[in-house]
RNA sequence: GGGCGGUUAGCUCAGUUGGUAGAGCGCCUGGUUUACACCCAGUAGGUCGUGGGUUCGAGUCCCUCACCGCCCA
Numbered sequence: 001g002g003g004c005g006g007u008u009a010g011c012u013c014a015g016u017u018g019g020u021a022g023a024g025c026g027c028c029u030g031g032u033u034u035a036c037a038c039c040c041a042g043u044a045g046g047u048c049g050u051g052g053g054u055u056c057g058a059g060u061c062c063c064u065c066a067c068c069g070c071c072c073a
Base pairs, nucleotide, nucleotide: 001072002071003070004069005068006067007066010025011024012023013022019056028042029041030040031039049065051063052062053061
């Protein structure tokens, strides 16, 4: 230098044909307990890596850049 994959909640990851972003674990609150843990119920937490484009509408399609991994030279 070229090619491919990845970037979504604190962590690990889903997200279908473009139609109002989810799960598990964790945090917090309540119940239970003498108390803690387990268990049960509930809450909060996201500019979906950056910038732009297409579209009535973008996590999803297109372009740019950044970062991580793999391959080729």

Model confidence (mean pLDDT): 81 of 100. Predicted 3D model of a 73-nucleotide RNA (transfer RNA) from Candidatus Andersenbacteria bacterium RIFCSPHIGHO2_01_FULL_46_36. The organism belongs to Candidatus Anderseniibacteriota, within Bacteria. The RNAcentral record of the sequence draws on ENA. The same sequence occurs in records of 3 taxa.